[in-house]
Context: one part of a larger RNA
RNA sequence: GAUGAACGCUAGCGGGAGGCUUAACACAUGCAAGUCGAGCGGUAUUGGCAGCAAUGUCGAGAGAGCGGCGCACGGGUGCGUAACGCGUAUGCAACCUGCCUUAUGCAGGGGGAUAGCCCAUGGAAACGUGGAUUAAUACCCCAUAGAAUAUUAGAGUCGCAUGAUUUUAAUAUUAAAAUUCCGAUGGCAUAAGAUGGGCAUGCGUAGGAUUAGUUAGUUGGUGAGGUAACGGCUCACCAAGACAGCGAUCCUUAGGGGUUCUGAGAGGAUUCCCCCCCACACUGGAACUGAGACACGGUCCAGACUCCUACGGGAGGCAGCAGUGAGGAAUAUUGGUCAAUGGGCGCUAGCCUGAACCAGCCAUCCCGCGUGCAGGAAGACGGCCCUAUGGGUUGUAAACUGCUUUUCUGUUAGAAGAACAGUUCUUACGUGUUAAGGAUAUGACAGUAUAACAGGAAUAAGCAUCGGCUAACUCCGUGCCAGCAGCCGCGGUAAUACGGAGGAUGCAAGCGUUAUCC
Numbered sequence: 001g002a003u004g005a006a007c008g009c010u011a012g013c014g015g016g017a018g019g020c021u022u023a024a025c026a027c028a029u030g031c032a033a034g035u036c037g038a039g040c041g042g043u044a045u046u047g048g049c050a051g052c053a054a055u056g057u058c059g060a061g062a063g064a065g066c067g068g069c070g071c072a073c074g075g076g077u078g079c080g081u082a083a084c085g086c087g088u089a090u091g092c093a094a095c096c097u098g099c100c101u102u103a104u105g106c107a108g109g110g111g112g113a114u115a116g117c118c119c120a121u122g123g124a125a126a127c128g129u130g131g132a133u134u135a136a137u138a139c140c141c142c143a144u145a146g147a148a149u150a151u152u153a154g155a156g157u158c159g160c161a162u163g164a165u166u167u168u169a170a171u172a173u174u175a176a177a178a179u180u181c182c183g184a185u186g187g188c189a190u191a192a193g194a195u196g197g198g199c200a201u202g203c204g205u206a207g208g209a210u211u212a213g214u215u216a217g218u219u220g221g222u223g224a225g226g227u228a229a230c231g232g233c234u235c236a237c238c239a240a241g242a243c244a245g246c247g248a249u250c251c252u253u254a255g256g257g258g259u260u261c262u263g264a265g266a267g268g269a270u271u272c273c274c275c276c277c278c279a280c281a282c283u284g285g286a287a288c289u290g291a292g293a294c295a296c297g298g299u300c301c302a303g304a305c306u307c308c309u310a311c312g313g314g315a316g317g318c319a320g321c322a323g324u325g326a327g328g329a330a331u332a333u334u335g336g337u338c339a340a341u342g343g344g345c346g347c348u349a350g351c352c353u354g355a356a357c358c359a360g361c362c363a364u365c366c367c368g369c370g371u372g373c374a375g376g377a378a379g380a381c382g383g384c385c386c387u388a389u390g391g392g393u394u395g396u397a398a399a400c401u402g403c404u405u406u407u408c409u410g411u412u413a414g415a416a417g418a419a420c421a422g423u424u425c426u427u428a429c430g431u432g433u434u435a436a437g438g439a440u441a442u443g444a445c446a447g448u449a450u451a452a453c454a455g456g457a458a459u460a461a462g463c464a465u466c467g468g469c470u471a472a473c474u475c476c477g478u479g480c481c482a483g484c485a486g487c488c489g490c491g492g493u494a495a496u497a498c499g500g501a502g503g504a505u506g507c508a509a510g511c512g513u514u515a516u517c518c
Base pairs, nucleotide, nucleotide: 001517002516003515005514006513007512008511009510012369013368014367015366016365017364018362019361020327025325026324027323029322030321031320034069035068036067039066040065045060046059047058048057049056050055076280077279078278085205086204087203088202089201090200091199092198095197096196100193101192102191103190104189105188106187108142109141110140111139118131119130120129121128122127148173149172150171151170152169153168154167155166156165157164158163178185179184206252207251208250213243214242215241218240219239220238221237222236223235224234225233255277256276257275258274260269261268262267282303283302284301285300286299305316306315307314308313333359335358336357337356341355342353343352344351345350372403373402374401375400382394383393384392385391386390408455409454410453411452412451413450417445422440423439424438425437426436427435428434429432462507463506464505465504466503467488468487469486473502474501475500476499477498483490484489
């Protein structure tokens, strides 16, 4: 000098930031991922009309269900990991990429189910079972198709090895879905782009040699399987290799980086907040779905723990936001709003969003402001000290006089952040999912920030130190006691070093101490 700090004493305000460093310990409760009726069948309910009624007909239509997209983002944590994990630089002639953009072409015909609904039924519940029936942008079949894929044959061009690319011919294979308010929105195939990812490699990346040898899918080859893709990735066979004193293997510790702190620099330390990457989601394992996961609020199995039970069986996972217990020196509200920014779905309106934006708590840090200003004496009272009829100091300090009102209290006014989008009108032209302009609507924060007026010095100073280092000195008490102390050291009767007082010095809404780093 610094800190995600803690503790002691003290405390007026504002702005900005930060806030479980310990038990990746266990969690009550609420919320954190939905959305689409312009994909589909359709109902509870409800309105109109006709009817005496039963009922019929027309319209609106929640929840649940099938289907689509999203749930792989966003948010959290740092257990594991010494590794192509991260950083940096390259490569892929070995790869994938939903939504988005561009271009070209296409969408013909048919079929069988199933959820829901209804009926019956099992179970304490969770949840099922059977029967009948129905729809789709759900599922299946056929047709059509070459720039796509595979095989074969041929030619040209090029390269960094395997090869790449262009082109010709033949054979084989693979597609689609509709809705509609008629404006449109969607579907399929192929090529290209963009974005996001996957893989490989050079170099760098903690400590220990009181760890010296390690390794059998191990190292390489052939073939096969597998993958989006290369590869012992996996398997069969063959060979005997591979790594290591330039530190293999083993052990310990640790997420990595941008940064941050310190330092003249070199360097050392650091990874909290913010950003990028990685890993994880009660513990261990596994795959399914999907463009993408081996998936925090999905599935299955095993385990520990907790809960419910009619004892037969079931349910759960806060390292999301709040909050609780525990641990600890120690770390906050079971708050508001989708107004803005962003995300998901939707043609839209909109719905959802503990992301986000705000508010609450905390001197935890940084910055700013204030606690008045001017005058006022040969200098009050009181305190303290002395060489004591007197002097010194506190001290222009107070009283007193004048001034100001930042703050404070009260009253009144009161934002920017809001413009996109939607609807509508006008204008322009290249007549469009166009552009510009006008009107209309929307603020959690918040009656906040801020402004004006009124009042009155009014509402506001502490903490540590005073032997030297180190700015600041006297008296009393104590008497190697009580105590102080960062180092040197003080204290045994005149202690500037202990305790108190007066005075002084330093910093100041803080000041000291402790811990850690340079």
Model confidence (mean pLDDT): 84 of 100. This is a predicted structure of a 518-nucleotide part of an RNA (small-subunit ribosomal RNA, 5' domain) from an uncultured Bacteroidales bacterium. RNAcentral holds the full RNA, with entries from ENA, Greengenes and SILVA.